[in-house]
RNA sequence: GCCUCAGUGGCUUAGCCCGGUAGAGCGGCUGACUCGUAAUCAGCAGAUCGGGGGUUCAACUCCCCUCUGAGGCU
Numbered sequence: 001g002c003c004u005c006a007g008u009g010g011c012u013u014a015g016c017c018c019g020g021u022a023g024a025g026c027g028g029c030u031g032a033c034u035c036g037u038a039a040u041c042a043g044c045a046g047a048u049c050g051g052g053g054g055u056u057c058a059a060c061u062c063c064c065c066u067c068u069g070a071g072g073c074u
Base pairs, nucleotide, nucleotide: 001073002072003071004070005069006068007067010026011025012024013023020057028044029043030042031041032040050066051065052064053063054062
């Protein structure tokens, strides 16, 4: 230098191919239960999707540029 893959709540991730309200587990908070803690149960908060631009009525999703990480080729 070239190619491929990955980046989404605090953590691990689904969704992307084929555009249509961003979900889950763990964790956090509140309450119930308990003599008390844990466990269990119920509820709540938390991600404008690595960044910028474009297409579109509508973009995590499609296109372009770019950053970071992993692997490969030379």